The RNA shown here (transfer RNA) has 75 nucleotides and comes from a Candidatus Heimdallarchaeota archaeon.
RNA sequence: GCGCUAAUAGUCUAGUGGCUAUGACUUCGGCCUUCCAAGUCGACGACCCGGGUUCAAUUCCCGGUUGGCGCACCA
Numbered sequence: 001g002c003g004c005u006a007a008u009a010g011u012c013u014a015g016u017g018g019c020u021a022u023g024a025c026u027u028c029g030g031c032c033u034u035c036c037a038a039g040u041c042g043a044c045g046a047c048c049c050g051g052g053u054u055c056a057a058u059u060c061c062c063g064g065u066u067g068g069c070g071c072a073c074c075a
Stems, first nucleotide, its partner, number of pairs: 001071007010025003018055001027043005048064005
């Protein structure tokens, strides 16, 4: 340099052209417990950036950024 691929909450992760975006850990609160832990219920918190298509885009398309993999180059 070329190709493929991924990006969703503080961390990990499911998923979809349209309903309140899934779950786990963490955090906070209630219950439980003599207390703590564990358990249980609830709350908070997210679609990488820009553009396009569409009535409607987190999802499809194009470009970018970053990571991963492969190939090429390497005096």
It was read from a public genome assembly. Rfam family: tRNA. Rfam links the family to the GO term triplet codon-amino acid adaptor activity. The coordinates come from a structure-prediction model, not an experiment, and the mean pLDDT is 83. NCBI's taxonomy places the organism under Archaea, Promethearchaeati, Candidatus Heimdallarchaeota.